c-di-GMP-I riboswitch aptamer from Geobacter pickeringii, 82 nucleotides, folded computationally. NCBI's taxonomy places the organism under Bacteria, Pseudomonadati, Thermodesulfobacteriota, Geobacteraceae, Geobacter. Its Rfam family is "c-di-GMP-I riboswitch aptamer". About the family: GEMM was predicted in a large-scale screen for bacterial structured RNA regulatory elements.
RNA sequence: UUUUCGAAGAGGUAAACCCCGGGUAACCGGGGGACACAAAGCUGCGGGUCCUGUCUGCGGGCAGGACAGCCGGGUUGGCGAA
Numbered sequence: 001u002u003u004u005c006g007a008a009g010a011g012g013u014a015a016a017c018c019c020c021g022g023g024u025a026a027c028c029g030g031g032g033g034a035c036a037c038a039a040a041g042c043u044g045c046g047g048g049u050c051c052u053g054u055c056u057g058c059g060g061g062c063a064g065g066a067c068a069g070c071c072g073g074g075u076u077g078g079c080g081a082a
Stems, first nucleotide, its partner, number of pairs: 003082004012037002017032006035069001041075003045072003048067008
């Protein structure tokens, strides 16, 4: 340095739910709160799911949007062990 693994320590993130705010909505931001997480850092690139509008021969198509804590890809990266 690379690969694989996760017994311990330090540090980090923060699901559900509640409050406030934003959005038609999916959902997002802040506060509280912890189910979990070694990439639960970043990235809508491929797939997927969800929302809105529209068309429809009702199978779905098209347009716009949301999710990185659904999977894959790209990229950066902590500790320890083999």